[in-house]
Transfer RNA from a Nanobdellati archaeon, 74 nucleotides, folded computationally. The sequence is in RNAcentral, with records from ENA. RNAcentral records the identical sequence in 2 taxa.
RNA sequence: GGGCCCAUGGUCUAGCCCGGUAUGACACAUCCUUGACGUGGAUGGGAUCGUAGGUUCAAAUCCUGCUGGGCCCA
Numbered sequence: 001g002g003g004c005c006c007a008u009g010g011u012c013u014a015g016c017c018c019g020g021u022a023u024g025a026c027a028c029a030u031c032c033u034u035g036a037c038g039u040g041g042a043u044g045g046g047a048u049c050g051u052a053g054g055u056u057c058a059a060a061u062c063c064u065g066c067u068g069g070g071c072c073c074a
Stems, first nucleotide, its partner, number of pairs: 001073007010026003020057001028044005050066005
């Protein structure tokens, strides 16, 4: 220098191909249960999807640049 893959709550992750309300688990908060803790149950909060643009009525999803990480070729 060239090519490919990845980036989504605190953590891990589904959704992306084929655009249309952001999925689940753990963790966290409150309540119930317990003498208490734990376990178990119920409820709730939390991500404008790495970043900047473009296309579109509508973008996590399609297109382009950039940033970070990984792999391969030279």

It matches the Rfam family "tRNA". About the family: Transfer RNA (tRNA) molecules are approximately 80 nucleotides in length. The prediction has a mean pLDDT of 86.